Context: one part of a larger RNA
Molecule: large-subunit ribosomal RNA, domain III
Organism: Deltaproteobacteria bacterium HGW-Deltaproteobacteria-19
RNA sequence: AAGUAGCGAUAAAACCAGUGAGAAUCUGGUUCGCCGAAAACCUAAGGUUUCCUGAGUAAAGUUCGUCUUCUCAGGGUUAGUCGGUCCCUAAGCCGAGGCCGAAAGGCGUAGGUGAUGGGAAACAGGUUAAUAUUCCUGUACCACUGUAUCAGCGUUUGAGUGAAGGGGGGACGCAGAAGGGUAGACCAUCCGGGUGCUGGAUGUCCCGGUUCAAGCCCGUAGGGGGAGGCUCUAGGAAAAUCCGGAGCCUCAUUCAACCCCGAGAGGUGAUGAGGAGAGAUUUAUCUCAUAAACUGGUUGACCCCAGGCUGCCAAGAAAAGCCUCGUAGCGAGCUGGUGCGGUGACCGUACCGUAAACCGACACAGGUGGGUGAGGAGAGUAUCCUAAGGCGCGU
Numbered sequence: 001a002a003g004u005a006g007c008g009a010u011a012a013a014a015c016c017a018g019u020g021a022g023a024a025u026c027u028g029g030u031u032c033g034c035c036g037a038a039a040a041c042c043u044a045a046g047g048u049u050u051c052c053u054g055a056g057u058a059a060a061g062u063u064c065g066u067c068u069u070c071u072c073a074g075g076g077u078u079a080g081u082c083g084g085u086c087c088c089u090a091a092g093c094c095g096a097g098g099c100c101g102a103a104a105g106g107c108g109u110a111g112g113u114g115a116u117g118g119g120a121a122a123c124a125g126g127u128u129a130a131u132a133u134u135c136c137u138g139u140a141c142c143a144c145u146g147u148a149u150c151a152g153c154g155u156u157u158g159a160g161u162g163a164a165g166g167g168g169g170g171a172c173g174c175a176g177a178a179g180g181g182u183a184g185a186c187c188a189u190c191c192g193g194g195u196g197c198u199g200g201a202u203g204u205c206c207c208g209g210u211u212c213a214a215g216c217c218c219g220u221a222g223g224g225g226g227a228g229g230c231u232c233u234a235g236g237a238a239a240a241u242c243c244g245g246a247g248c249c250u251c252a253u254u255c256a257a258c259c260c261c262g263a264g265a266g267g268u269g270a271u272g273a274g275g276a277g278a279g280a281u282u283u284a285u286c287u288c289a290u291a292a293a294c295u296g297g298u299u300g301a302c303c304c305c306a307g308g309c310u311g312c313c314a315a316g317a318a319a320a321g322c323c324u325c326g327u328a329g330c331g332a333g334c335u336g337g338u339g340c341g342g343u344g345a346c347c348g349u350a351c352c353g354u355a356a357a358c359c360g361a362c363a364c365a366g367g368u369g370g371g372u373g374a375g376g377a378g379a380g381u382a383u384c385c386u387a388a389g390g391c392g393c394g395u
Base pairs, nucleotide, nucleotide: 013031014030015029016028017027018026032392033391034390035389040372041371042370043369046352047351050350051075052074053073054072055071056070060068061067080141081140082348083347084346086119087118088117092113093112094111098107099106100105122139123138124137125136126135142344143343144342145341146340147339148338149337150336151335152334153333160330161329165325166324167323168322173312174311175310176309179305180304181303184299185298186297187296188295190209191208192207193206194205195203211273212272215268216267217266222261223260224259225258226251227250228249229248230247231246232245233244235243236242274294277288278287279286280285313316358367359366374386375385376384377383
């Protein structure tokens, strides 16, 4: 320079009470204002204790501060089912031998590794200051396994098992249309409460509620395939009763039967859970009450049926789990139903997450993947006003 620029979105504050040495800024209350396809909620990445409680106010906080994401101390993350680990593979990467190369090394077969993909199974309510599909209560399910019982098959006339093996399946594009349904929403019904400081209001009045899952039973709307049996078989690198091919027979042939897939509804779950607070008040308790209805209609999704249907050309992953076949070998028990049991390890789980906690040197008007996303008006996730919820952007 200069007590100058600035104090970081023009969403907005006001009052009362409390605490305190001290209050525009902290806490409580009553109004007001802002967002509401977000400025709400859940989460991935990333952060790594920032979470909760008590104490504190030097520094940090663009002012203040009794407050804090700051300082100190203590506490907090509970899983067979969520995610990972695990099994499987894609691109990519590594790569025994191998090929190439002055060296270093490059490429690459077998093989391995590698999710952003495929693969078993959990919901509702309650609870903590802080965790919950993890704890508790209730009701389930999956895998492996033990035992009892029943049934069937088998013990050399061999049941069954049996692989880096065969087959099926997994298994997939884009666009479009229609149907059925659910979540949700709205209205009514019913239940509980209210009846007015000021003219009216017992009424066609006002306020709130009217809820509930997985699982199990049933097998519907709908979609797909004709179905079953016998025999033969130059294919599936060997075998096969499996798949493929061929022949024959039986049933049926049109909204067929049979089989497969299949939401939702209904029943059960549930004699259960939820469903109520008011007053005082030093925000920790005290006092008083301790309960009901819990049904229907309309609308309606980008969610489910759906790996569906129709059309099109650019012709749209793989492998394992799973089912089946049986070679060599093994082989005396094996399979199924039901009942009662057992086991289920390890890692993550707090909190922020369109942000003051991540990336930007900052408590920075920037950037940041996915899901849910209500009402009125509206074609709409636009836009305006609102709900739940969250904020008024630290002078």